[in-house]
RNA sequence: AGUUGUCAAGAGCAAACCCAUCGAAAGGUGGUGACGCAAAGUUACCUGUCUAAAAGUUGUUACAAACAACUCAUGAUCGAGGAACUGCCACA
Numbered sequence: 001a002g003u004u005g006u007c008a009a010g011a012g013c014a015a016a017c018c019c020a021u022c023g024a025a026a027g028g029u030g031g032u033g034a035c036g037c038a039a040a041g042u043u044a045c046c047u048g049u050c051u052a053a054a055a056g057u058u059g060u061u062a063c064a065a066a067c068a069a070c071u072c073a074u075g076a077u078c079g080a081g082g083a084a085c086u087g088c089c090a091c092a
Base pairs, nucleotide, nucleotide: 002091004090005089012037013036018031019030020029021028022027035079041085042084043083045082046081047080048077049076050075055071056070057069058068059067060066
């Protein structure tokens, strides 16, 4: 040096549910708990997906306010795919 993960050893992470908490929501964090994971380590950079508070448009309304519908990420997801960086053991 790998487009490797069959065997072994020692570790690691932790889905769903439930509880608490933060958040408008998506979702996050902590506890519990293990469905899985050889990068389920890190980074929202690209694509996708989720959400729509604020904002915009339209409608209702005499106007405003209010309400409703639609659009939209500046929100979220790295356990959706790609990419970048880093890393244990074994094999080679």